[in-house]
């Protein structure tokens, strides 16, 4: 609260219910009137370079709501206006009129001790004032609940509101000293309400805050104005500090709130989420008109490389409002979200070797991943899964009790205290606690060349690509990209920006300035900086001690606590290095006073001097003129030529004119501040030293700015102009030659006056001043002392100028009392090269310019001083067939050989100045051969191992084939077994399969070996000592001397090695052992002749040992050495002549086809066999020879002399035979015995006569002969015949210095066969060298150097092309400022006729006052001009950087070819 029943009381002309309507009181929502928040919190840094900020003061020039303390009061009217009603207007927002009404809303009257205005009197302060005391005057208020009482009007207490006054807290506003004030002087002059005053406004408040007047003043190099750029500060990075950088989070201020402009309201606001106005934007509209302001929390879009949820709760702080209870709080507290920080924790621990698989390297053995995994054993942090679960909550309220306050010994009310109660938690079922499972679900980034911890393998092949820096990458990449390992940090890790650090690379602490970047050209003298001795005050500056203050927060970590640690947080100490004040101290340093004389000045008295200025004068020269003499040339150069000259030059003499500049003295000699200053002689004139010490008494140094001086060349005006000479002319010189050299020649040089103001204006060194070893010249002056010939000489000392040289100093160089040493003051000036001694601007100049003085961009080094090399059209010594002297070639000519271009199916590779090109090749018909064509093989042409088969095997036939090959027949030993033609085994041979072959395929720029070449030149190093900071240097250089770093002597050097030089082989003499194959002198034999034979062992020789040569000797030179030079003796003389040996390296020299070998290609072919071609082409170029051109010769004949080799598939005598190559036959000989084999040039003797020949011998035709399977392509040879070109060779170039050139034969390797090449041997046998100037190359000292890949370097500038940025430009466009004018919103403040008007006066009319409206002044946006400055852009144009190998030249680097 409903219904049903009961039951009881009243009352039934009513109760009771329902409707409406009114009132009263209570809840609540919106609106409204009032009050107090709203000016706080929250957000942002746009503006400000400021009293905005920090700090420390001030105020006797100020305000302050709410809080608190204390004092007094709160009395009595009054008249309206929303709400609301009724009409109206608009689409809307919203307004308008008419009408009622309350208050704590507004208004008057009363009263007011403080109180505020005005006057007066007194005390006090430095003072404008401030205090106290009186007089006059003028000013306030509002109520509300609760309670208790009442005569119902009403009073009374409490609380909380409310006036007024003192005061205190607490906030704000004002003014000041200092910090903070960053960059810019390419911003030097600002300012007019500007600086003051007087008076007036005006404010809470001092003031030009504002306004009249009146003066003419303020600020400024100690940086005013002006432009950029920024909020400031605690503080945070970072730094050993000192300092640099920075102002996010958190705190203090400030300032803004769509831009701009204003007031209102209020205690505060000029108000973030208020209002008005103008301007941009968005938005709605009915076109009339309105409407908005996230830099509050989420959130959206944009713009961007990039930065969160449109979350929860007001539980807790914290603020507002309320009497409270509570409201509201994107403030806050908390969750999300982001590895963005910062801290802690995991991802597992312990065992575990066959050190498994696998991966990945590998020298192929084995090594690393690696105890790492497998396996075993064990724990459970986080994640997950169940239950448990906080603390953050104290105040406040509501009840009692005691004890107070007011009050009436009440009530309510109130205050402490004590106790008891309800309630409230966003985070969050979080932290935390148990429990369960189970090694399970949890590791990536960088990075490995040095720096800078950590290395190998494959891809790539200046490409990809890396990369902070240096730099890696062009076929062996710890640098790329992959892997495998390894390092490094880890929920991270790299990478990008940013900062400070290292960087003493802006230098207070802590630099520099001769040559590296840097000394003003030079001087007087302004502010400023700094200053001598001795003494008193002072006490600013210093210094001590206290007191303030320096917020907190951070920081120190001293020592504690609190989240399991930490990170993070709480209390505490320290710190805060500054200010500020009060006391003291007086040494230095200021200030003020007195004094000194040493510093500086002045005086006297002597000296020098191209000091300066003007003004005279002199001789020499050079030109021209004028006269004389006199003739053909001058004249200039490397050589010329232009020029000049027969119209008389040059040369000579006499005269004359006219400019300039002063030989000799004259001199690292003299003056001056520099620049600069030189016949003489005169005037005026600056300094300057020296003496002497009289006087002044710090009067001094240096000097931003300023003022002056200030080569030369230039520039204006007027002059002068001899000589010289930019410009130009003209000659040469050169590829050019606007040059250098010549011949002219104008400006200029000369004066006056004026500007310019700059130089490698320099000692590449500011000016003063003081200390610090010395030697030895010069100039001036004093002094001393000695001689005198009157010239002079030597000591001291002062002042200038050179030179060497210690100590310190310097990077070296080098400077050292004239510092560049060691101090002090003051100025200038520097901060990698270019781009730039430059553009804008500014100031100066008439002009040329001068000062001042950046950025872009762009590069990793520019720069200095020494060192070592090379290098020079430097210097100086020296070698060397390097020149010169000579001889004799090569280029020309035909052959021959190489190459190189062409060709070619191939013409195989290779070598490229010297140091390829008759080279590799000591020999290409075939083979060689690598090349090209064609045919064949694919374990292969050769070897090896293994494993199966085989008997096909070799060997002969035969077919086929161009051969290779392919195919066919015949065809194996040995041993054992036995089924006597089969099986088994070994052996060997073929053949299958595998593994291992094989490449003259590539890289000499991966390499080993060998070799060229400088260069047989005379050099290259080292230990150990010394010097130098060092690279380095000494030693090795010097003085002689030699072929020689050879050897002497001297030295901070002393020793050593590899070079040299001997040792080695050969030659030339002599002895001396041997005496055959060689000899024969003497003796004997013998022959036609011969060492033919006996014999010798002398001789020549042959080949084993010795010997000799060594500047020993003698002489002379000279350092009495070392050597030289000459002679003697000697075969030989000064390494006798020749070989052989090649120091450290240079040339990325040469060779991968001798050969060896990394990598890398091919593998039925790039291997491998075979045939046939090729290499041997052939318009032509060079390189290397050869035979020539001829008579010092050809030819014919005749005749003499070497040496060295070689010889058996070989040499091959003699004989025959052919004109000859040669054949036939054949002795001898493995060789001082036998062969090759005749040597030739020479000598004798004939011919031949200068010519394309009797030179010359190609070519070309025929016809032989050896070799060999085979000579067509491709061999030599020979014999007849043919007889080309060519008559000694441009430019140019090469070799030789003595037995050498040149001649002139002869061997030999290679080989069947084929030399004009090569290699060696011997014959005949020269010229010439004055000399080192010159060309080459080479050595050693030394200079220079801008070279170092080293001069073939290097490096410049113009031009073309490409790309960057940048400056000028007609002008086109924009940001900001200033001026001055229009025109002037809101909105304040002043008038205001007239107009409107509750609240007071008035009887009333009306008046105080109000009000709108006007209307003036301020006034923002705005227009308008005409500046000022900052940008953007702009046709074109200027000069710059940078770019691979473009184009001209060659300007520097050397003496860079003209310094």
């Nucleotide at each position: 609260u409903u219904u049903a029943g009961g039951u009881u009381c009243g009352c039934u002309u009513a109760a009771u219910g329902a409707u409406u309507u009114g009132a009263u009181g209570u809840g609540g929502a919106a609106a409204c009137c009032g009050g107090c928040a709203a000016a706080c919190u929250g957000g942002u840094g746009a503006g400000u370079a400021a009293c905005a900020c920090g700090u420390g003061g001030g105020a006797a020039a100020u305000c302050u709501a709410c809080c608190c303390c204390a004092g007094a009061g709160c009395g009595g009217g009054g008249g309206a206006c929303a709400a609301c009603u009724u009409c109206g207007g608009g689409a809307a927002a919203c307004c308008g009129a008419g009408g009622c009404u309350a208050a704590u809303a507004c208004c008057g009257c009363a009263u007011a001790c403080g109180u505020c205005u005005u006057c007066c009197u007194g005390a006090c302060u430095c003072a404008a004032g401030u205090c106290a005391g009186g007089a006059a005057g003028g000013g306030a208020a509002a109520g509300g609940u609760a309670u208790c009482u009442u005569u119902c009007g009403g009073g009374a207490u409490g609380c909380c509101a409310c006036u007024c006054u003192g005061g205190g807290a607490u906030g704000a506003g004002c003014c000041c000293g200092c910090g903070c004030c960053c960059c810019u002087a390419u911003c030097a002059g600002c300012u007019u309400g500007u600086u003051g005053g007087u008076g007036a406004g005006g404010u809470a408040a001092a003031a030009g805050c504002u306004c009249a007047c009146c003066a003419g003043g303020g600020c400024a190099a100690c940086g005013a104005c002006g432009g950029g750029u920024a909020g400031g500060c605690g503080g945070c990075c970072u730094g050993a500090g000192a300092g640099g950088g920075u102002g996010g989070u958190c705190g203090c201020c400030c300032a803004c709130a769509c831009c701009g402009g204003g007031a209102c309201u209020g205690a505060g606001a000029u108000a973030c989420g208020g209002c008005c106005c103008g301007g941009a934007c968005u938005c709605c509209u009915a076109c009339g008109g309105g409407a908005g302001g996230c830099a509050g929390c989420a959130g959206u879009c944009u713009a961007a490389a990039a930065g969160c949820u449109u979350c929860g709760g007001c539980a807790a702080u914290g603020g507002g409002g309320g009497a409270a209870a509570c409201c509201a709080u994107g403030a806050c507290c908390g969750a999300g979200c982001g590895a963005c920080g910062c801290c802690g924790c995991g991802u597992g621990c312990g065992g575990g070797a066959u050190g498994a698989c696998g991966g990945c390297c590998u020298u192929c053995g084995g090594g690393u991943u690696g105890u790492a995994a497998a396996c075993c054993g064990c724990u459970g942090u986080c994640a997950g899964a169940a239950g448990g679960g906080a603390a953050g909550a104290a105040g406040g309220c509501u009840c009692u009790a005691u004890a107070g306050g007011g009050g009436a010994u009440a009530a309510u009310c109130u205050u402490a205290u004590a106790g008891a109660g309800a309630g409230a938690g966003a985070c969050g079922g979080u932290a935390c606690c148990u429990u369960c499972a189970g090694a399970g679900g949890a590791a990536g980034c960088c990075c490995c060349g040095g720096c800078u911890a950590a290395c190998u393998c494959c891809g790539u092949g200046c490409c990809a690509g890396c990369a902070g820096c240096c730099g890696c990458g062009g076929u062996a990449a710890u640098a790329c990209g992959g892997a495998g390992g390894g390092g490094g940090c880890a929920a991270g890790c790299g990478u990008u920006g940013u900062u400070c650090g290292g960087a003493a690379u802006u230098a207070u602490u802590g630099g520099g300035c001769g040559u590296a970047a840097a000394g003003g050209g030079c001087g007087c003298g302004u502010a400023g900086g700094c200053g001598g001795c001795c003494u008193g005050u002072u006490a600013a500056g210093u210094c001590c001690a206290g007191c303030g203050u320096g917020a907190a927060a951070u920081u120190u970590c001293c020592a504690c606590c609190g989240c399991u640690c930490a990170a993070c947080g709480g209390g505490g100490a320290a710190a805060c290095u500054g200010c500020g004040c009060u006391g003291g101290a007086u040494a230095c340093u200021g200030g003020c006073g007195g004094g000194c004389u040493a510093g500086a000045g002045u005086g006297a008295g002597u000296g020098a001097g191209a000091g300066g200025u003007u003004g005279g004068u002199g001789g020499a020269a050079u030109u021209c003129c004028u006269g004389g003499u006199g003739u053909a040339g001058c004249g200039g150069u490397g050589g010329a030529a232009u020029g000049c000259g027969u119209a008389g030059a040059u040369a000579u003499c006499a005269g004359g004119a006219g400019g300039a500049a002063c030989a000799c003295c004259g001199g690292u000699g003299g003056c001056g501040a520099a620049g600069g200053c030189g016949g003489c002689c005169a005037a005026c004139u600056g300094g300057c030293a020296c003496u002497c010490u009289a006087c002044u008494g710090a009067c001094g140094c240096u000097g931003a700015g300023g003022c002056g001086c200030g080569a030369a060349a230039g520039c204006g005006u007027g002059g002068g102009g001899a000589g010289c000479a930019a410009a130009c002319a003209g000659g040469a010189u050169u590829a050019g030659a606007u040059a250098c050299c010549c011949u002219g020649g104008u400006a200029g040089u000369c004066c006056a006056c004026g500007c310019u103001g700059u130089a490698a204006a320099c000692g590449g060194u500011g000016u003063a001043c003081a200390c610090u070893a010395g030697g030895u010249g010069u100039g001036g002056g004093g002094u001393c002392g000695g001689g005198u010939u009157u010239g002079c000489c030597g000591g001291c000392u002062c002042c200038g100028u050179g030179c060497c040289g210690c100590a310190g100093c310097u990077a070296a160089c080098g400077c050292a009392u004239u510092a560049a040493g060691u101090g002090u003051a003051c100025c200038g000036c520097c901060u990698g090269g270019g781009g730039a001694c430059u553009a804008c601007g500014g100031u100066c100049g008439c002009a040329a310019g001068a000062c001042u003085g950046a950025a872009a961009c762009u590069c990793a080094g520019a720069g200095g001083a020494a060192u070592u090399g090379a290098c020079g059209g430097g210097g100086g010594c020296c070698c060397g067939c390097a020149c010169a002297a000579g001889c004799g070639g090569u280029g020309g000519a035909g052959c021959a050989u190489g190459u190189g271009g062409u060709u070619u199916a191939a013409u195989u590779c290779g070598a490229g100045c010297c140091a390829a090109c008759g080279c590799g090749a000591a020999a290409a018909a075939c083979c060689u051969u690598a090349c090209c064509a064609g045919g064949g093989c694919u374990c292969g042409a050769a070897c090896g191992g293994c494993a199966g088969u085989u008997c096909a095997c070799a060997a002969g036939a035969u077919g086929u084939g161009a051969a290779a090959g392919c195919a066919u027949c015949u065809g194996g030993a040995c041993u054992g077994g036995c089924u006597u033609g089969c099986c088994a085994g070994u052996c060997g041979u073929a053949u299958u399969g595998c593994c291992g072959a094989g490449g003259u395929g590539u890289u000499g720029c991966a390499u080993g070996g060998c070799u060229g070449u400088c260069g047989u030149c005379a050099g290259c190093u080292c230990g150990u000592g010394u010097c130098g900071u060092g690279a380095g240097a000494u030693g090795u250089u010097g003085g002689g001397u030699u072929a020689a770093g050879u050897c002497c002597c001297g030295c901070a050097a002393c020793g050593a090695g590899c070079g040299c030089a001997a040792c080695c082989c050969u030659u030339a003499c002599u002895c001396u052992u041997a005496g055959u194959u060689g000899c024969c002198a003497g003796c004997a034999c013998g022959u036609a002749a011969u060492g033919g034979u006996g014999g010798g062992a002398a001789c020549u020789c042959u080949a084993g040992g010795a010997g000799g040569a060594c500047c020993g000797c003698c002489g002379g030179u000279g350092a009495c050495a070392a050597a030289c030079c000459g002679g003697a003796g000697g075969a030989a003389g000064g390494u006798g002549g020749g070989g052989a040996c090649g120091a450290c390296g240079u040339c990325a020299a040469g060779u991968c086809a001798u050969c060896a070998u990394g990598g890398c290609c091919c593998u039925u072919a790039u291997g491998u066999c075979c045939u046939g071609g090729g290499c041997u082409a052939c318009a032509c170029a060079c390189g290397u020879g050869c035979u020539a051109c001829a008579a010092u010769g050809g030819c014919c004949g005749g005749u003499a002399c070497a040496a060295u080799g070689c010889g058996c598939u070989g040499c091959g005598a003699g004989u025959c035979u052919g004109c000859g190559a040669g054949g036939a036959u054949a002795a001898g000989c493995a060789a001082a015995u036998c062969g090759c084999a005749a040597a030739a040039a020479g000598c004798c003797g004939g011919u031949c006569c200068c010519a394309g020949u009797u030179c010359g011998g190609a070519u070309c035709g025929g016809g032989g002969u050896c070799u060999g399977c085979a000579a067509c392509u491709c061999g030599a040879c020979c014999c007849c015949g043919u007889g080309a070109a060519g008559u000694u060779g441009g430019a140019a170039u090469c070799g030789c210095u003595a037995g050498u050139a040149a001649u002139c034969g002869g061997a030999g390797a290679u080989c069947a066969g084929a030399a004009u090449g090569c290699u060696c041997c011997g014959g005949u046998g020269a010229a010439u060298a004055c000399g080192u100037u010159c060309c080459c190359g080479g050595g050693c000292c030394u200079u220079g150097u801008a070279c170092a890949c080293a001069c073939c370097g290097c490096c410049u500038g113009u031009c073309a092309c490409a790309c960057c940025a940048c400056g000028a430009a007609a002008g086109c466009u924009g940001g900001u400022c200033u001026c001055a004018c229009c025109a002037g919103a809101a909105a304040g403040g002043g008038c205001u006729g007239g107009c409107c008007u509750a609240a007071c006066u008035g009887c009333a009319a009306a008046g105080a006052g109000g009000g709108a409206g006007g209307u003036c002044c301020u006034g923002a946006a705005g227009g308008u001009g005409u500046g000022g400055u900052c940008g953007g852009u702009g046709a074109u144009u200027g000069g710059g950087g940078u770019g691979a190998a473009g184009u001209c030249a060659u300007a520097a680097c050397a003496a860079g070819g003209u310094a």
Molecule: small-subunit ribosomal RNA
Organism: metagenome